[in-house]
A computed fold for a 140-nucleotide RNA, annotated as FMN riboswitch aptamer (RFN element). It was read from a public genome assembly, where an Rfam model found it. Model confidence (mean pLDDT): 75 of 100.
């Protein structure tokens, strides 16, 4: 220091409005929220300076995870593997470069309950996972 077993830690937010109603935090109105990498003109720190590196603004762009279904292997739970499925974006400005900045107007949000349809109540879930960060054998 390169790679890499194991390991340990972190790892999703939101209504105490108001209206109809016998009933809704489900409908109408308003009002709120935005997981994880990647890109990104923005701001910052290293660096004399430049080269370089390194933080940092994407819900709707790329790619990824829950959750739901099938399928295979386990006797069976559960688990591990593959595979379906997987939600939304426009205009103008800026500028050499922006679907990322700025402005305006739009949109979007697993299953299962529920006196009534649920991104925000309630439960699986004191879970799981993307994946950050750290510790680190043997080996070269």
């Nucleotide at each position: 220091a390169u790679a890499c077993a194991g390991c340990u830690u972190u790892g999703g937010g939101g209504g105490a409005u108001g209206g109809u109603g016998c009933a809704a935090u489900u409908c109408c109105a308003c009002a709120c929220c935005g997981g994880c990498g990647g890109u990104g003109u923005u701001u910052c720190c290293c660096g004399u300076c430049a080269a370089g590196g390194g933080a940092u603004c994407a819900g709707u762009c790329c790619g990824c995870g829950a959750a739901c279904g099938c399928u295979c292997g386990u006797c069976a739970a559960g688990c591990g593997a593959g595979c379906g499925c997987c939600g939304a974006a426009c205009a103008g400005g800026u500028u050499a470069c922006a679907u990322u900045c700025c402005u305006g107007u739009a949109c979007c949000g697993a299953c299962g309950g529920u006196u009534a349809c649920a991104g925000u109540c309630c439960g699986g879930a004191u879970g799981a996972u993307a994946a950050a960060a750290g510790c680190g054998a043997a080996a070269u």